[in-house]
Source information: Model confidence (mean pLDDT): 83 of 100. Small-subunit ribosomal RNA, 5' domain from an Acutalibacteraceae bacterium, 525 nucleotides, folded computationally.
Context: one part of a larger RNA
RNA sequence: GGAUGAACGCUGGCGGCGUGCCUAACACAUGCAAGUCGAACGAAGCUUGACGGAUGAUUUCUUCGGAAUGAAACCAGAUAUGACUUAGUGGCGGACGGGUGAGUAACGCGUGAGCAACCUGCCUUUCGAGAGGGGGAUAACAGCUGGAAACGGUCGCUAAUACCGCAUAAUGUGGCGGAUGCGCAUCAUCUGACCAUCAAAGGAUUAAUCCGCUGAAAGAUGGGCUCGCGUCCGAUUAGAUAGUUGGUGGGGUAACGGCCUACCAAGUCGACGAUCAGUAGCCGGACUGAGAGGUUGAACGGCCACAUUGGGACUGAGACACGGCCCAGACUCCUACGGGAGGCAGCAGUGGGGAAUAUUGCACAAUGGGGGAAACCCUGAUGCAGCGACGCCGCGUGAGGGAAGACGGUUUUCGGAUUGUAAACCUCUGUCCUCCGGGACGAAGAAGUGACGGUACCGGGGGAGGAAGCUCCGGCUAACUACGUGCCAGCAGCCGCGGUAAUACGUAGGGAGCAAGCGUUGUCC
Numbered sequence: 001g002g003a004u005g006a007a008c009g010c011u012g013g014c015g016g017c018g019u020g021c022c023u024a025a026c027a028c029a030u031g032c033a034a035g036u037c038g039a040a041c042g043a044a045g046c047u048u049g050a051c052g053g054a055u056g057a058u059u060u061c062u063u064c065g066g067a068a069u070g071a072a073a074c075c076a077g078a079u080a081u082g083a084c085u086u087a088g089u090g091g092c093g094g095a096c097g098g099g100u101g102a103g104u105a106a107c108g109c110g111u112g113a114g115c116a117a118c119c120u121g122c123c124u125u126u127c128g129a130g131a132g133g134g135g136g137a138u139a140a141c142a143g144c145u146g147g148a149a150a151c152g153g154u155c156g157c158u159a160a161u162a163c164c165g166c167a168u169a170a171u172g173u174g175g176c177g178g179a180u181g182c183g184c185a186u187c188a189u190c191u192g193a194c195c196a197u198c199a200a201a202g203g204a205u206u207a208a209u210c211c212g213c214u215g216a217a218a219g220a221u222g223g224g225c226u227c228g229c230g231u232c233c234g235a236u237u238a239g240a241u242a243g244u245u246g247g248u249g250g251g252g253u254a255a256c257g258g259c260c261u262a263c264c265a266a267g268u269c270g271a272c273g274a275u276c277a278g279u280a281g282c283c284g285g286a287c288u289g290a291g292a293g294g295u296u297g298a299a300c301g302g303c304c305a306c307a308u309u310g311g312g313a314c315u316g317a318g319a320c321a322c323g324g325c326c327c328a329g330a331c332u333c334c335u336a337c338g339g340g341a342g343g344c345a346g347c348a349g350u351g352g353g354g355a356a357u358a359u360u361g362c363a364c365a366a367u368g369g370g371g372g373a374a375a376c377c378c379u380g381a382u383g384c385a386g387c388g389a390c391g392c393c394g395c396g397u398g399a400g401g402g403a404a405g406a407c408g409g410u411u412u413u414c415g416g417a418u419u420g421u422a423a424a425c426c427u428c429u430g431u432c433c434u435c436c437g438g439g440a441c442g443a444a445g446a447a448g449u450g451a452c453g454g455u456a457c458c459g460g461g462g463g464a465g466g467a468a469g470c471u472c473c474g475g476c477u478a479a480c481u482a483c484g485u486g487c488c489a490g491c492a493g494c495c496g497c498g499g500u501a502a503u504a505c506g507u508a509g510g511g512a513g514c515a516a517g518c519g520u521u522g523u524c525c
Base pairs, nucleotide, nucleotide: 001525002524003523004522006521007520008519009518010517013395014394015393016392017391018390019388020387021353026351027350028349030348031347032346035092036091037090040089041088043086044085045084046082048080052075053074059068060067061066099306100305101304108231109230110229111228112227113226114225115224118223119222123219124218125217126216127215128214130213132166134164135163141156143154144153145152146151172197173196174195175194176192177191178190179189180188181187202211203210204209232278234276239269240268241267244266245265246264247263248262249261250260251259281303282302283301284300285296286295287294288293308329309328310327311326312325331342332341333340334339359385361384362383363382367381368379369378370377371376398428399427400426401425408419409418410417411416432466433462434461435460436459437458438457442452469514470513471512472511473510474495475494476493480509481508482507483506484505490497491496
C1' cells in the first nucleotide's frame, strides 16, 4: 500500500447493488417450513328432489250436503342428482428443495481412467394380434368396552388401481445343447418346434378418444463400485497388523470384494515415514504479489458428511431417512403416578455465550418444485419488503457577483498581519427535499392474472431553505504560532518528546489530508 462476513471511538443527508452468529453442532416458548389426488375406493355430510303422504288456496260442477281439480309451503328421502367438503383405505411425493461444518487426513475431495462386476421411479422411443377368469379379507362405519391422556381392545358389516391364487408367456429369468469370437478361462454375440418358471387395473367421457396398468428391448437422467496421481503438521511418535495378508468352499449384495463365515497357508504395511498424536470438511475460486509464490475456502457454484448423543433396521426405484419408525442415554414437558409427549445445524423469533451479526414482515405475480386429466392446492425454495455506513458505486450539503478587506476571534515588533470573498448583501438554480397530479416494464399465450407498489419514472408548485465531520501538523510525512504545564501531567508506529521560553504533552487560533465518512485495533499478502 492492498484486502476484510469484521469490531471499537467520534460523526452521519440520500439512492442503487451486494452482504449480515466467524463464539455455544448451547438450550429452545410460539407460528409457519410437504403435501396432493373424489377422474382409484367405500362411507358420511351438504345440495337437488321422482313416486308418495298429510294439509289444502284456487277453479269447475252442484240437489249447496258435497264431488272433481289440485298452486305454494311441510313431511319423506330411493338402486336417483352433483359446482361442494373430507376422517379412512389406496396412489404419487415426504431420498428433492432448505440448513450446518460437528466428524473426517479418507478414494473424502480434485483430476484422469475403468466396470466382460452394477442398479435406475417419473421421462422418451419401440415391440406384444398383453390386460382372460376367480377368491378371501380389512380400515372407515355401527354395537359393547378399557384408559386421566396418549392410545386402544372385542364383536359385526363393506369397497377398490389394496391383497392372493389360477390361466396365458417371450427377444425375460434359470437350466440343457449348438455355432462364432476374445491369447486361455470367466465371458460376449447368434441360435434351438428343448425343459422349468414369472404379469396385469381400471378410471373418465365430448364414445372408440384420453389418462392409467403389464412384460420386454433401447435411450436419457441420476447413482453404486474400482484404480493411477495429487491433497496439513509432529520422529521429543519406529515399528504396526489375527479377519490381519492371500487361497478354497459357502453365504450375502444391484454388483466386485475378508463384505461375512468355515478351513488352509503365514503373510501384509513401514525412514519414498507405516502406526500413533495434533489440526482440518475438499474444490471451482477469493485476497495479495511484477511473477514465482504465500494466505484463505464467508457469500455464489460442485462434491462430501451430519440432523439432541449412540445403535438398528423397515418401507421404497432410491434412505439406513432433519420436520418417518424402533431401542438405549442425557435433557425438557404433561400426568389422575398406572403411563405418555418432544427434538429450529428449515424461516422468523427467545434465552445464553460473545468485541460482534437483522423482521415472530408481504406474496405465490414471476422462476422452479410436489400432487392432479384439469381447474387448482401446497411451497419461510424463491421473488420482494424491513433493519445495520458492514462493503462497493453514484449524488448532494449550493452557483455567480460581492472590499468599508466590516464586526468578532487569534497574533503583534502595536505599524500591522491573519481568519477572508469567507460573512453580510445582490442576482440565480432546484440535484436531493417537500406538496399536488399522472404512472409503468416485469404478464408469457386471445382475455384475465403484480407481492414488490401508487414503487421506479414523468409533469407542475415551493423555497438556500432540511444535510460535515474525522484525523493529523518534530523527522519519516503534506501541514506553526500563542498560552498552560514544568522528567509532573501526559504523548508515542520507529527514532524519541516533557527537568521554566515544548512547532512532539493540554487548550486555542491557523493550517494539511481524507470526506458521509474519518481514525484505531485484529487478521492475511